[in-house]
């Protein structure tokens, strides 16, 4: 230098095919419960969707360009 894949909530990932309300467990705050605590139930916050730009009525997802991390090729 080049080919692949990945970058979304604190963590771990889904959604990209087909463009249309941004999710889910796990974690956390709150509240029931318990004498108390764990755990079980409920409910809440938490998001420039890696940056930048362009097409498009409309992009997490499409098209250029760059960062950053994994693996391969030279």
């Nucleotide at each position: 230098g080049c080919c692949u894949c990945g970058g979304u909530a604190g963590c771990u990932c889904a959604g990209u095919a087909u463009g249309g309300u941004a999710g889910a467990g796990c974690g956390a705050g709150u509240g029931c419960c318990u004498c108390g605590u764990a755990a079980g139930c409920a409910c809440u916050a938490g998001g420039u969707c890696g940056c930048g730009g362009g097409a498009u009525c409309g992009a997490a997802g499409c098209c250029c360009g760059c960062c950053c991390g994994a693996g391969g090729c030279u």

This is a predicted structure of a 74-nucleotide RNA (transfer RNA) from a Candidatus Nitrosocaldaceae archaeon. Its Rfam family is "tRNA". Rfam describes the family as follows. Transfer RNA (tRNA) molecules are approximately 80 nucleotides in length. RNAcentral records the identical sequence in 2 taxa. Its mean pLDDT, the model's own confidence on a scale to 100, is 81.